[in-house]
Context: one part of a larger RNA
Molecule: small-subunit ribosomal RNA, 3' major domain
Organism: uncultured bacterium
């Protein structure tokens, strides 16, 4: 000195409590172990692995596995030497590939040759999602967005080290004030950046329509307008600035006032020294090691989708705050050209057919949906629930058997609210409703985002659990 006590005090933090919804019981969807397999490729491991890498496994992807091929190689430089390069076509194959055949005839040029491009023998080398993440960089998780970690000079102390950073207050904050042998300073905090939340000023098209006058069955649908909505740029607003109790006349906290916000306003970027030899050699890079007619490449099948079980993390339910029918209203943030597709016709529908406009404040996706109105259904394994199976279609793609979605019809399981546990969450928050978008030919109940309508309960410190500071003990380092 630092760690560690079921040692102490002081303070926080959805960590307890106060509540509301969930998990754990069902069914399924997805990841895991586990068994199995020819193969079910690898990683990832308490919290911080398990809807994680994977923003999308029919083939490809792919790293597995049979089986068919290839050896200077799928790809790079260099290379004696030859040729345009390529392109149609047959033919045997599962393809890879192999053999014919047809076609094609590159630029400059001193005609000697040079240059691209392609074919290539020997051979130097390519090439490995092989092995090490306990050789490593770069990246990233975590503690924890926790208030911490230091350093200069000075003091002290034989050092190790202390001090300052302790102590009294306060704060979200080593955040500020007052005291001190310290004095200052550094990387975090704050702020400075984007967004929300209010008026102003500019500035009006594709956006908007209050006033003029026009027009329709209806309409910003036309002329106009620069008022509002908006869009989007400038500036402005908040700063404990104002008033009052508190308080050490400090820092500040409590209460008001104006105001659109009041006391960091919400909300995102942002992550100190440093711990876990923490992940990742499979994103990339990159030392050693191994392979080198194979641990390199191509290929067609197949696996990664297997299934007595266990587990995580979710979707849908188990109904009347409800389910069905019909009818009608309200968003916001995307995206769109090898694309979003309107509107007409077909069809019960998926969808198909034609086809307008749009590189998009114009046109498309596009219906928001819960919410209202009317009407049924009468508490039941049902007009709750919809899984598993049938038949028939539809779309995507060379190809949906293995192993995709999606529609009609008929069929209708378990579930009647979940032991013990255990989990998120404090306001536009949960809960609940849709709608978008990356990836994507197609293929979300995951991810990321948007927005409708919207609670309880708490402001407490007695313990759970993690965490900062002092401080006390130790047979640990």
């Nucleotide at each position: 000195u630092g760690a560690c006590g079921g040692g102490g005090g002081c303070c926080c933090g959805c960590a307890c409590a106060a509540g509301c919804a969930g998990c754990g019981g069902a069914g399924c969807a997805u990841g895991u172990u586990g068994u199995u397999u020819a193969a079910u490729u690898g990683g990832a491991a308490g919290c911080a692995a398990c809807g994680c890498g994977a923003a999308g496994a029919a083939c490809c992807u792919u790293a597995c596995c049979a089986g068919g091929u290839c050896u200077u190689g799928a790809c790079a430089u260099c290379g004696a030497g030859g040729c345009a390069a390529g392109u149609g076509c047959a033919u045997a194959g599962a393809g890879a590939u192999a053999u014919g055949u047809a076609u094609g005839a590159c630029u400059c040029u001193u005609c000697g040759g040079a240059g691209a491009g392609c074919c290539g023998a020997a051979g130097a080398c390519a090439g490995g999602u092989g092995g090490u993440g306990c050789a490593u960089g770069g990246u990233u998780g975590u503690c924890g967005u926790c208030a911490g970690c230091u350093c200069g000079u000075g003091u002290c102390g034989u050092g190790a080290g202390a001090u300052g950073u302790u102590g009294g207050g306060u704060u979200a904050a080593g955040u500020c004030c007052c005291g001190c042998a310290a004095c200052g300073a550094g990387c975090g905090c704050a702020a400075c950046c984007c967004u929300u939340a209010u008026g102003a000023u500019c500035a009006g098209u594709u956006a908007c329509u209050a006033a003029c006058g026009u027009g329709u069955a209806g309409a910003g649908g036309a002329g106009a307008g620069g008022a509002c909505u908006c869009u989007g740029a400038u500036a402005a607003g908040a700063c404990u600035g104002c008033c009052g109790g508190g308080g050490a006349c400090a820092a500040c906290u409590c209460g008001g006032a104006g105001g659109a916000a009041g006391g960091u306003g919400g909300g995102g970027a942002c992550g100190a020294c440093g711990u876990c030899a923490a992940a990742u050699c499979a994103u990339c890079a990159u030392g050693c090691c191994c392979c080198u007619u194979a641990u390199g490449c191509c290929c067609u099948g197949g696996g990664c989708u297997a299934c007595a079980a266990a587990c995580g993390u979710g979707c849908u339910a188990c109904a009347a705050u409800g389910g069905u029918g019909g009818u009608u209203a309200c968003a916001a943030a995307g995206a769109g050209g090898a694309g979003c597709g309107a509107g007409c016709c077909u069809g019960u529908a998926a969808a198909g057919g034609u086809a307008a406009g749009c590189g998009g404040a114009u046109c498309u996706c596009a219906a928001a949906a819960a919410a209202g109105c009317c009407a049924u259904c009468c508490c039941a394994g049902u007009u709750c629930g919809g899984a598993g199976a049938g038949u028939g279609g539809g779309c995507u793609g060379c190809a949906a058997c293995c192993c995709g979605c999606c529609c009609a019809c008929a069929u209708g399981a378990a579930g009647u609210u979940g032991g013990a546990g255990u989990u998120g969450c404090u306001a536009g928050u949960a809960a609940u409703c849709g709608c978008g978008g990356a990836u994507c030919a197609g293929c979300a109940u995951g991810c990321c985002g948007c927005g409708g309508g919207g609670a309880a309960u708490a402001a407490a410190a007695u313990c759970c659990c993690g965490g900062u500071c002092c401080u006390u003990g130790u047979a640990c380092a």